Overview
Transfer RNA from uncultured Luteimonas sp., 72 nucleotides, folded computationally. It matches the Rfam family "tRNA". Rfam links the family to the GO term triplet codon-amino acid adaptor activity. The family's RNA type in Rfam is transfer RNA.
[in-house]
RNA sequence: GCUAUGUAGCUCAGACGGUUAGAGCGCGAGACUCAUAAUCCCGAGGUCGGUGGUUCGAUUCCACCCAUAGCC
Numbered sequence: 001g002c003u004a005u006g007u008a009g010c011u012c013a014g015a016c017g018g019u020u021a022g023a024g025c026g027c028g029a030g031a032c033u034c035a036u037a038a039u040c041c042c043g044a045g046g047u048c049g050g051u052g053g054u055u056c057g058a059u060u061c062c063a064c065c066c067a068u069a070g071c072c
Base pairs, nucleotide, nucleotide: 001071002070003069004068005067006066009025010024011023012022018056027043028042030040031039049065050064051063052062053061
């Protein structure tokens, strides 16, 4: 210098901008059990890496910056 990625504690989805941001695992409560595990049900948890811009409206598009990984 170039490319990719950055969304929940972890791993990730979210195509083309639109009314409330989701899944699995994990965590908490409950059911079941003598009890634990497994299973079932419910719940909490997110300034969508940061700052600006475009737009009526941005996780999504654009610019810059930061972090990580790869290449030169």